Two RNAs folded together computationally: RNase P RNA and transfer RNA, 453 nucleotides in total. It holds a member of the Rfam family "Bacterial RNase P class A". About the family: Ribonuclease P (RNase P) is a ubiquitous endoribonuclease, found in archaea, bacteria and eukarya as well as chloroplasts and mitochondria. Its mean pLDDT, the model's own confidence on a scale to 100, is 78.

[in-house]
């Protein structure tokens, strides 16, 4: 300079008009004034974990459902953080649902001989048997017959064999010598897996080193087994205060000896007329609380490798109706174009609380840092 | 706000649970046949990112996970 990798911050800054939602506090009966407050790193998906509230629950187990290397952190957690291992990358680093395949069921199209307590298509060796070639001997010769413990080819049974070939994602350790009729971990030497003891480090996963066995695997995000952890349901939970009408318990008064009720207040007339009122209790409408001060934030200081804790000071920061949280104006900053300058002219992202917390996971614009590889100069 | 379910050809659907290679089925569309034309009915054809992407495997429509998009219940 260029490629690339991990983190870490900020989310435009002051000042003004004018608006909208809460709060308090003045003013009083309604206009209103004044303080003070008022979106996020993800407020988003609702994938987890919890608080909290109700139901459910003797205690155990069984089914279901999640999780899965170690170790710490944490209220907990499928989430951090430090590490082992594997995988990928030259690296810096990333990324792993990373227990169990000598418990047991079971999958593995297609190719291939065989895909599951191995098998044998091609080849390699042995041994039988029928055939040709060739070779020697007989029959006087065309020709035939016999023999062949030694050669060559080919077919056909039977058996060894797993070194080669060839299929397949995956084929029964790999090199190399011995060994064999051919071979074969059949022996041995080195490697490379695995298993058991044993020493040495590590809290531990694991790591080194020696010894002796032993040499077939894949898939468990297939059933499964092992360990461990989980009742349900959600603030539209719940809880509290209570109308109208309609039911429910209960009392009183009444039902031609006429309660109530209309006829604009009352009385009297007059019509209707078998219900009428008073209590309680439940539920609704409605209104409150649950509703924000907390596993809270910021700055020291200690512990810690960190994640994270402990002290000390400080700080109050939306809480709604489901519906507010904004527009504009000027000045500086910051990016792009024009322009030689002054200087104009244009942008600036995702999205937006509703029970509250701790995390992932998705969306997006900046700016800054440490580290790696390359490649140039001094 | 909260909790469930479902995306598979142009419509309505199987397959998916239990992973095997060319993903089917009816209606549709199109091309022919039959008809004087049409409709019916026969007969061929085309037509699929199996919502996206990542992982798990030899292998994904299927199993896992993360989105996105629709649909429903609760006062």
């Nucleotide at each position: 300079g260029g490629a690339g990798u991990a983190g870490u911050c900020c989310a435009g800054g002051c000042g003004g008009u004018c608006g909208c939602c809460g709060g308090u506090c003045c003013g009083u009966u309604c206009a209103g004034g004044a303080c003070g407050g008022g979106a996020g790193g993800a407020a988003a998906g609702u994938c987890c974990g919890a608080a909290c509230a109700c139901c459910g629950c003797a205690g155990g187990g069984c089914a279901g459902g999640g999780u899965g290397c170690u170790c710490c952190a944490u209220a907990a957690c499928g989430u951090g953080g430090a590490g082992u291992c594997g995988u990928g990358g030259c690296g810096a680093c990333a990324c792993g649902a990373a227990g169990g395949a000598a418990a047991g069921u079971g999958c593995a199209a297609c190719a291939g001989a065989a895909a599951g307590c191995a098998u044998a298509c091609c080849g390699c060796c042995g041994c039988g048997g029928a055939g040709g070639c060739g070779g020697c001997g007989c029959c006087g010769a065309c020709g035939g017959c016999g023999c062949c413990u030694c050669g060559c080819c080919c077919c056909c049974g039977c058996g060894g064999u797993a070194a080669g070939g060839g299929u397949g994602a995956a084929a029964a350790g790999g090199u190399g010598c011995g060994g064999u009729a051919a071979g074969a971990g059949c022996g041995c030497a080195c490697c490379a897996g695995u298993c058991c003891c044993c020493c040495g480090g590590g809290u531990g996963a694991c790591c080194g080193g020696g010894g002796g066995g032993c040499u077939c695997g894949g898939c468990a995000a297939a059933c499964c087994c092992c360990a461990c952890c989980c009742g349900g349901u959600g603030c539209a939970a719940g809880a509290c205060c209570a109308a109208a009408u309609a039911g429910g318990g209960g009392g009183g008064c009444g039902u031609u000896u006429g309660a109530g009720g209309g006829c604009g207040g009352c009385c009297c007339g007059u019509c209707c007329g078998a219900g009428c009122c008073c209590c309680c209790g439940g539920g609704u409408a409605g209104g409150u609380c649950g509703c924000u001060g907390g596993a809270g934030g910021u700055g020291c200081c200690g512990g810690g490798c960190a994640a994270c804790c402990g002290g000390c000071a400080u700080c109050c920061u939306a809480g709604a109706g489901g519906a507010a949280u904004g527009a504009c104006c000027g000045c500086c900053g910051c990016c792009c174009c024009c322009g030689c300058a002054a200087g104009g002219g244009g942008g600036a992202a995702c999205a937006g609380a509703a029970u509250u917390c701790g995390g992932c996971u998705u969306a997006u614009g900046g700016a800054c840092u440490g580290c790696u590889c390359c490649g140039g100069c001094c | 706000g909260c909790g469930c379910c479902c995306g598979u050809a142009g419509c309505u659907c199987a397959g998916c649970c239990c992973g095997g290679a060319u993903a089917g089925a009816g209606c549709g569309c199109c091309g022919g046949a039959c008809u004087a034309c049409g409709a019916a009915u026969c007969c061929g054809u085309a037509g699929g990112u199996c919502g996206c992407a990542a992982g798990u495997u030899c292998g994904a429509a299927u199993c896992u996970u993360g989105c996105c998009g629709g649909g429903c219940g609760c006062a």